[in-house]
Molecule: transfer RNA
Organism: Candidatus Pacearchaeota archaeon
């Protein structure tokens, strides 16, 4: 340099191919209940510019282009 996979909540990930419902799950966190206390259990809650920028579109996490970071391959 070229090819390829990935980047979405604090962490691990789904969703992307085939655009459209209010962006989700588990764990973690906060509050309450329970308990002598803790843990466990039960209930409720907060937390996201979907790596970044631009484009297409009535509408983009999803399609297109560029770019940054990380893994792998070729040279």
């Nucleotide at each position: 340099g070229c090819c390829u996979c990935g980047g979405u909540a604090g962490c691990u990930c789904a969703g992307c191919c085939u655009g459209g419902a209010u962006a989700g799950a588990g764990c973690a966190c906060u509050u309450g209940c329970c308990u002598u206390c803790u843990a466990a259990g039960c209930a409720a809650g907060g937390g996201g510019u979907c790596g970044c920028a631009g484009g297409u579109u009535c509408a983009a996490a999803u399609c297109c282009u560029g770019u940054c970071c990380g893994g792998g391959g070729c040279a």